[in-house]
Context: one part of a larger RNA
RNA sequence: UGGGGUUUAAAGGGUGCGUAGGCGGAAUGGUAAGUCAGCGGUGAAAUACUGCAGCUCAACUGUAGAACUGCCGUUGAUACUGUCAUUCUUGAGUAUAGAUGAGGUAGGCGGAAUGAGUAGUGUAGCGGCGAAAUGCAUAGAUAUUACUCAGAACACCAAUUGCGAAGGCAGCUUACUAAACUAUAACUGACGCUGAAGCACGAAAGCGUGGGUAUCAAACAGGAUUAGAUACCCUGGUAGUCCACGCCGUAAACGAUGAUUACUGGUUGUUUGCGAUACACAGUAAGCGACUGAGCGAAAGCAUUAAGUAAUCCACCUGGGGAGUACGUUGGCAACAAUGAAACUC
Numbered sequence: 001u002g003g004g005g006u007u008u009a010a011a012g013g014g015u016g017c018g019u020a021g022g023c024g025g026a027a028u029g030g031u032a033a034g035u036c037a038g039c040g041g042u043g044a045a046a047u048a049c050u051g052c053a054g055c056u057c058a059a060c061u062g063u064a065g066a067a068c069u070g071c072c073g074u075u076g077a078u079a080c081u082g083u084c085a086u087u088c089u090u091g092a093g094u095a096u097a098g099a100u101g102a103g104g105u106a107g108g109c110g111g112a113a114u115g116a117g118u119a120g121u122g123u124a125g126c127g128g129c130g131a132a133a134u135g136c137a138u139a140g141a142u143a144u145u146a147c148u149c150a151g152a153a154c155a156c157c158a159a160u161u162g163c164g165a166a167g168g169c170a171g172c173u174u175a176c177u178a179a180a181c182u183a184u185a186a187c188u189g190a191c192g193c194u195g196a197a198g199c200a201c202g203a204a205a206g207c208g209u210g211g212g213u214a215u216c217a218a219a220c221a222g223g224a225u226u227a228g229a230u231a232c233c234c235u236g237g238u239a240g241u242c243c244a245c246g247c248c249g250u251a252a253a254c255g256a257u258g259a260u261u262a263c264u265g266g267u268u269g270u271u272u273g274c275g276a277u278a279c280a281c282a283g284u285a286a287g288c289g290a291c292u293g294a295g296c297g298a299a300a301g302c303a304u305u306a307a308g309u310a311a312u313c314c315a316c317c318u319g320g321g322g323a324g325u326a327c328g329u330u331g332g333c334a335a336c337a338a339u340g341a342a343a344c345u346c
Stems, first nucleotide, its partner, number of pairs: 003318004007300002012314001014201004021194003025088007033081002035077008049065006091191001092188003095184004100179001103177007110154001114150008125136002162169002206247006216240001220236004258313006265292010295302002319346003328339004
């Protein structure tokens, strides 16, 4: 390189948008670039191949042929691809009507719990554990009642539920805003798919500046346990956890399964619509689940939400270790991230 692969053996990019590129629906006509055919030219010789011949054979050599799969020109063919023109509506989009949801951003409000403060009642314990101790408490704790304050998270509803490209999203409410979906089939008329670069988004932790700090809690301190105990358990406790703005750009970022399109059996539950003779029944569209076929698979299993049958485009893999390391480069305040070897060894 080719081939074969990528749920779990190595291998799907964290996700989207999108440039170049690649690929692309139906009909008619033109053209003839790709494509196909004929003819002409060229494709040096040697080598290699085949036949014959010369050195006693062979190596070697001579001679003839074929070949040189290519390139150029010319004359034709027109199914397919390209291209030009005209047209179409099923792909795609728009419009109108409907309806859905923890989709997003910003503001306001609420109750429970926790902790704290003040005041009252009240008295000797509380707390914690396997058992304890550290700790708190007669300067009145724990418990209980009233009022007040603070920050964070939203019990029940709650679900194999719903929404979002992914990360993710859950008290109530207001404003702004995005989206898929259904029905009609009115409009545009292939406007599509994928997508190297690039750009944007991207949990948690971490970083910078300024706030905030109730809870929980790395580090740290103490008490236990233990042979030891730099742990597991307990009492405390700072960064952090929260907010604003700016970085970081990684995760078992998982369905360990790239995106899009078409086709291929059933049974059953559920969400949101539509239709309908209106909760009898069965139909239809888009989702979310369970089970089981054909087929596939090394098997586990997958099975109309495919890992089946095919097509297009992108990404990635090629024995284990060395190693996601070294070096270089790029990005970053840093932490680090991205790209990414070899020697050697089995």